[in-house]
């Protein structure tokens, strides 16, 4: 230099135009059980802003575009991995 793949809540990881801030797992918090703990089981659990509150809005590496509508399609940039030279 060329080609391909990837970047999603605290971590991991599915999602491939609308039912999605979004499955599952881990973790965390609360509870049951226990003499106590572990394990197991049950419940809750993204962040920021606005609002007294019920709620509302924005956010999927960053910026831009397409579309009525984008995590998802297109372009540019950044970072990581693999292959070729």
């Nucleotide at each position: 230099g060329g080609a391909g793949g990837g970047c999603u809540g605290g971590c991991u990881g599915a999602g491939c135009g609308g039912c999605c801030g979004a499955a599952g797992g881990c973790g965390a918090c609360g509870g049951u059980c226990u003499u106590g703990a572990a394990a197991a089981c049950c419940g809750u659990u993204g962040u920021u802003g606005c609002g007294c509150g019920a709620g509302c809005a924005a956010c999927c590496a960053a910026g831009g575009g397409u579309u009525c509508g984008a995590a998802u399609c297109c372009c540019u940039u950044g970072c990581c991995c693999u292959c070729c030279g």
A computed fold for an 85-nucleotide RNA from Cellulomonas sp. 73-92, annotated as transfer RNA. It matches the Rfam family "tRNA". Rfam links the family to the GO term triplet codon-amino acid adaptor activity. Rfam classes the family as a transfer RNA. It was read from a public genome assembly. The prediction has a mean pLDDT of 81.